[in-house]
Molecule: transfer RNA
Organism: Nicotiana attenuata
RNA sequence: UCCUCAGAAGCUCAGUGGUAGAGUGAUCGAUUAUUAACCGAUUGGUCGUAGGUUCGAAUCCUACUUGGGGAG
Repeated sequence: UCCUCAGAAGCUCAGUGGUAGAGUGAUCGAUUAUUAACCGAUUGGUCGUAGGUUCGAAUCCUACUUGGGGAG
């Protein structure tokens, strides 16, 4: 320098153009003699950054950026 993959909630990850979700975590409650487990509620996001396409973008296109892998 080039190719390729990934970047989304504190963490691990779904989400094929139409209101951004699950598990786990945290807080509160219920239960219990107490703790743990189980149950309920609450809490959570500028979807890496900037543009473009579109009525509408996490999703499509371009550039940049961070990390992993490969080629020279």